[in-house]
Molecule: Glycine riboswitch aptamer
Organism: Candidatus Nanopelagicales bacterium
RNA sequence: UCGACCGUUCGCGGGAGAGACCCGGCUUGCCGGGCGCCGAAGGAGCAACCGCCCCGGAAACUCUCAGGCAUCAGGACCGUGCGCGGGA
Numbered sequence: 001u002c003g004a005c006c007g008u009u010c011g012c013g014g015g016a017g018a019g020a021c022c023c024g025g026c027u028u029g030c031c032g033g034g035c036g037c038c039g040a041a042g043g044a045g046c047a048a049c050c051g052c053c054c055c056g057g058a059a060a061c062u063c064u065c066a067g068g069c070a071u072c073a074g075g076a077c078c079g080u081g082c083g084c085g086g087g088a
Stems, first nucleotide, its partner, number of pairs: 005086004010081005019035001021034006036069003042065001043063003049057003
């Protein structure tokens, strides 16, 4: 110097579930209240398992605090591009 691969910010593409529910106010979409639901932002809990084994890390499981239930937006995760860091 090249460099498989790994991590990470951002961009692009894909991306599920569940009431366009009822009442009131109005600016047809929002706000407030009520009931019913969803899990894949986030959060929390248990745990297989793992470790440097005192203790700690841990899910797409679980709970729904938050969030969401036409469109829009968001969206774990997957792919990809550039940059940055590491790098057999």